Predicted 3D model of a 73-nucleotide RNA (transfer RNA) from Candidatus Angelobacter sp. It matches the Rfam family "tRNA". By type it is a transfer RNA. RNAcentral holds the sequence, with entries from ENA and MGnify. The source organism's lineage runs through Bacteria, Pseudomonadati, Acidobacteriota, Terriglobia and Candidatus Angelobacter.

RNA sequence: GCGAGAGUAGCUUAGUUGGCAGAGUACGACCUUGCCAAGGUCGAGGUAGCGGGUUCGAUUCCCGCCUUUCGCU
Numbered sequence: 001g002c003g004a005g006a007g008u009a010g011c012u013u014a015g016u017u018g019g020c021a022g023a024g025u026a027c028g029a030c031c032u033u034g035c036c037a038a039g040g041u042c043g044a045g046g047u048a049g050c051g052g053g054u055u056c057g058a059u060u061c062c063c064g065c066c067u068u069u070c071g072c073u
Base pairs, nucleotide, nucleotide: 001072002071003070004069005068006067007066010025011024012023013022019056027043028042029041030040031039049065050064051063052062053061
């Protein structure tokens, strides 16, 4: 330099024939226990990598860029 994959909550990630953004874990409060651990209930936490386009409507489709992984040279 060329090609392909990935980027969504602090972390690991699901989801899309385009129509309310979810889970696990971690975090906070409470319950349980004499205490801890374990367990349970509730809660908070997302400009969906950045910018543009298409559309009534984009996490999803198109373009550019950035980061990262793999392959080729």